[in-house]
RNA sequence: GGAUGAUCGCGGGCCUGAGCGCAAGCAAGGGACCGAGGAAAGUCCGAGCUCCAGAGGGCAGACCGCCAGGUAACGCCUGGGCGCCGUGAGGCGACGGACAGGGCAACAGAGAGCAGACCGCCGAUGGUCCCGAGCGCAAGCAGAGGACACAGGCAAGGGUGAAACGGUGGGGUAAGAGCCCACCGCCCUGCGCGUAAGCGCGGGGGCACGGUAACCCCCGGUCGGAGCAAGGCCAAAUAGGCGGCGAGGUGCGGCCCGCACCGUUCGAGCCGCGGGUAGGCUGCUUGAGGCGACCGGCGACGGCCGUCCGAGAGAGAUGAUCAUCUCCCUGACCGCAAGGAAGGGGAAACAGAACUCGGCUUACGGUUCU
Numbered sequence: 001g002g003a004u005g006a007u008c009g010c011g012g013g014c015c016u017g018a019g020c021g022c023a024a025g026c027a028a029g030g031g032a033c034c035g036a037g038g039a040a041a042g043u044c045c046g047a048g049c050u051c052c053a054g055a056g057g058g059c060a061g062a063c064c065g066c067c068a069g070g071u072a073a074c075g076c077c078u079g080g081g082c083g084c085c086g087u088g089a090g091g092c093g094a095c096g097g098a099c100a101g102g103g104c105a106a107c108a109g110a111g112a113g114c115a116g117a118c119c120g121c122c123g124a125u126g127g128u129c130c131c132g133a134g135c136g137c138a139a140g141c142a143g144a145g146g147a148c149a150c151a152g153g154c155a156a157g158g159g160u161g162a163a164a165c166g167g168u169g170g171g172g173u174a175a176g177a178g179c180c181c182a183c184c185g186c187c188c189u190g191c192g193c194g195u196a197a198g199c200g201c202g203g204g205g206g207c208a209c210g211g212u213a214a215c216c217c218c219c220g221g222u223c224g225g226a227g228c229a230a231g232g233c234c235a236a237a238u239a240g241g242c243g244g245c246g247a248g249g250u251g252c253g254g255c256c257c258g259c260a261c262c263g264u265u266c267g268a269g270c271c272g273c274g275g276g277u278a279g280g281c282u283g284c285u286u287g288a289g290g291c292g293a294c295c296g297g298c299g300a301c302g303g304c305c306g307u308c309c310g311a312g313a314g315a316g317a318u319g320a321u322c323a324u325c326u327c328c329c330u331g332a333c334c335g336c337a338a339g340g341a342a343g344g345g346g347a348a349a350c351a352g353a354a355c356u357c358g359g360c361u362u363a364c365g366g367u368u369c370u
Stems, first nucleotide, its partner, number of pairs: 001364001002325007010035003014031003019026002037350001041361002044359005049227004061223005066080005081095001082093004096218002101216002103212002118158002120154003125151002127148004134141002166184006185207001186205008231282004241273005248262005289308004294303003326347005333340002
């Protein structure tokens, strides 16, 4: 989330009122006033209100989960912290716990949890081989040196993966490795700042403790159910129920006779009571209300004063036409240009109250800011 006015139409209560009526009152007509939304939507959260249930507690289940504040309340809002994204303005966040326990990790890969060695590096040590100073009468022993990559060592580099048992640099070593050191990270801890989440500075530890809780689970917190078709009131006809009276009642055009049917224990008929249904009234719109100053607060919001009353239908009203303005689009023409401008067209979209509020989300038109 167009404005103002006019005419007609529809819904609502208010005023008036021809006429009708003994009256109570009913009422044609007339008058002025009010009459959809920012989302009335989805019905996803939180409440009011109403009824039902309920001593208290627990189990199960659902939801929530950084801190402080706001609020009737919230899963909402505000401010702050931390993390991630963005050059930035800013945006996003299920943001407690992985030493209570269980589970899971496809493919690839050597190895996926207290792991592992494919390529690679080393081969100091042990082994084998070559060489053989030297020793020995001799058989032979054998230092130094070299080779192999056999045992074995390593996890730095390569490679796999979403993830590989702290990172970078230096020292160190046969090669390496927190093995040692510095910085960063992590854990423990002291001090300072802050209401807190947390942040800053310092000390200590060589590092144990990988990921996943949007898997079960654990910890902390909240939660009774149903909804205006809630609920309340009035209340026919018909058929049941209860009570009283009761021997007759009804039909055959009025009366009598007569006949038929229903009755006299199972009670026709009449009267009364009570529950429920149709229907009507209510709940129903004045409310955690709107607007405007002032005060408090960074803010959400609160306080106080003034002022206003702004839909209430029940198959469901809120619409149509015209004029003017405003806005948007276009633009003859004028102008060197910037620009101005007669005229023409449009105001579209999403959508429509139904007990009422506070939020969230979704849908859509236009404008503005960064």

Predicted 3D model of a 370-nucleotide RNA (Bacterial RNase P class A) from a soil metagenome. It matches the Rfam family "Bacterial RNase P class A". The family's RNA type in Rfam is ribozyme. Rfam links the family to the GO terms ribonuclease P activity, tRNA processing and dimeric ribonuclease P complex. The coordinates come from a structure-prediction model, not an experiment, and the mean pLDDT is 78.